[in-house]
RNA sequence: UGCCGGGUAGUGUAAUGGUAGCACGCAUGGCUCUGGACCAUGAAAUCUAGGUCCGAAUCCUAGCCCGGCAG
Numbered sequence: 001u002g003c004c005g006g007g008u009a010g011u012g013u014a015a016u017g018g019u020a021g022c023a024c025g026c027a028u029g030g031c032u033c034u035g036g037a038c039c040a041u042g043a044a045a046u047c048u049a050g051g052u053c054c055g056a057a058u059c060c061u062a063g064c065c066c067g068g069c070a071g
C1' cells in the first nucleotide's frame, strides 16, 4: 500500500429497515445480627461525517481504530 473481517452501556453479547435488549458488574431499597446469596427498582451504549429512506445499529460513500492475509 491492496484485499477481507470487526467496532453497540463499565465488560461480554443480541437486535427481519420500525420502542436498542439480555447477562455480569454498578447504585438505591427490601431481606439478614452483619456480610454474602436472593428479591425489587434505577442509571448507563450503537466509532466519526455525509447520503438513501416516512423511518438506519442495520443499506450506500468517505474517514478513524483493531485484527487477519498478500506484497
Stems, first nucleotide, its partner, number of pairs: 001070007010024004018054001026042005047063005
Transfer RNA from Candidatus Giovannonibacteria bacterium RIFCSPHIGHO2_01_FULL_45_23, 71 nucleotides, folded computationally. RNAcentral holds the sequence, with entries from ENA.